[in-house]
RNA sequence: AACAGAGUAGAAAAUGAAGCGUCAAGUGUCAAAAAAUGGAAUGUUGUUUUUGGACGAAGAACGAUGAAAGUCGUUCGCGGUUUUGUUUUCGCAUUCGCUGCA
Numbered sequence: 001a002a003c004a005g006a007g008u009a010g011a012a013a014a015u016g017a018a019g020c021g022u023c024a025a026g027u028g029u030c031a032a033a034a035a036a037u038g039g040a041a042u043g044u045u046g047u048u049u050u051u052g053g054a055c056g057a058a059g060a061a062c063g064a065u066g067a068a069a070g071u072c073g074u075u076c077g078c079g080g081u082u083u084u085g086u087u088u089u090c091g092c093a094u095u096c097g098c099u100g101c102a
Base pairs, nucleotide, nucleotide: 003100004099005098010090011089012088013087014086015085016084017083018082019081020079021078022077029053030052031051032050033049034048035047039096040095041094042093043092059076060075061074062073063072064071065070
């Protein structure tokens, strides 16, 4: 030199815990801006954040209180719900670097 390989951000599935909403926030979707992204540089599919647009949902039982409206509590649900633990699978384009061959 050649060949082979590891490593990011993160993603998916299963499962446990604690929450939030159910008076609709969140999730999903579209647009714009910004940011972080293998050890280094550049950068994008992707990721995150912010703003804006359109769309849009499942409640019920019991108890307490109250004149009523309602409020509170418990339980069972519901939400492409939030955070987090565990396991499994997937996971950098170019150049350099790293490991193996040695």